[in-house]
RNA sequence: GAAAAAGGCAAACCCAUCGCAAGGUGGGGGCGCAAAGUCACGGGGCCCCAAGGGCUAGCCGGACUACCGAA
Numbered sequence: 001g002a003a004a005a006a007g008g009c010a011a012a013c014c015c016a017u018c019g020c021a022a023g024g025u026g027g028g029g030g031c032g033c034a035a036a037g038u039c040a041c042g043g044g045g046c047c048c049c050a051a052g053g054g055c056u057a058g059c060c061g062g063a064c065u066a067c068c069g070a071a
Base pairs, nucleotide, nucleotide: 001068008033009032013028014027015026016025017024018023031058037064038063039062041061042060043059044056045055046054047053048052
């Protein structure tokens, strides 16, 4: 999923903090999300960069797992 309901997550921005950076974490906030839960396996993007390493699951694909509920 029913113009469903209950419950959940939390973009930008601000504060604190960690990191060279991308970015992470906590608090405020709420743009949105039906897997915006988990995993870097494939592609993309981003950072450091000699090799190489890292970040992004709220870019897409894939794998695994899960809450509520009529007809």

A computed fold for a 71-nucleotide RNA from a soil metagenome, annotated as c-di-GMP-I riboswitch aptamer. It matches the Rfam family "c-di-GMP-I riboswitch aptamer". Its family is annotated with cyclic-di-GMP binding in the Gene Ontology. RNAcentral holds the sequence, with entries from MGnify. The model forms 95% of the base pairs in the Rfam consensus.